[in-house]
């Protein structure tokens, strides 16, 4: 120094990279290759180019795996204006759909700074600025079908 093999642990814009770029005279070789918010979860298959925005828009391109997403299908479950059964819908236990308002501590990278350094890079510190989700309230709008029973 490299392969293998077992254990454990960390990771979800995560992880990894024989392309590209980008560094060393130059090779071997290095770097770099998503900035963060936001998101689980009734069980099961499958499929998927999986949300929201920032940016001196630079490769944040390309490729590989993966991943709380979103879609379909099965099983169960809640709703569907007092009961119960099947059907239909339409949701997922906080279990109907549309729309609309407001508020919403703290955003990161950038930038400044520091350290470090042959370089590319990487690292620490302060620090401004988001948008959708969710929350909350309006508003429209569904709130069936048969069959039984009372």
């Nucleotide at each position: 120094g490299g392969a293998g093999a077992u254990u454990c642990u960390a990771u979800a814009g995560c992880g990894c990279c024989a392309g590209g770029c980008c560094c060393u005279g130059a090779a071997c070789g290095g770097g770099u290759g998503a900035c963060g918010a936001g998101g689980a979860a009734u069980g099961g298959c499958a499929g998927u180019u999986g949300u929201c925005g920032a940016a001196a828009g630079a490769c944040u391109c390309g490729g590989c795996g993966g991943a709380u997403g979103c879609u379909g299908c099965c099983a169960c479950g809640g709703c569907g204006u007092a009961c119960a059964g099947u059907g239909c819908g339409u949701c997922g236990u906080g279990a109907a759909a549309g729309g609309g308002a407001a508020a919403g501590c703290a955003a990161a990278a950038a930038g400044c700074g520091g350290a470090a350094u042959c370089a590319a890079a990487a690292c620490c510190g302060u620090a401004a600025c988001a948008g959708a989700g969710g929350u909350u309230c309006c508003c429209u709008c569904a709130u069936c079908a048969c069959u039984g029973a009372c």
Molecule: glmS glucosamine-6-phosphate activated ribozyme aptamer
Organism: Succiniclasticum ruminis DSM 9236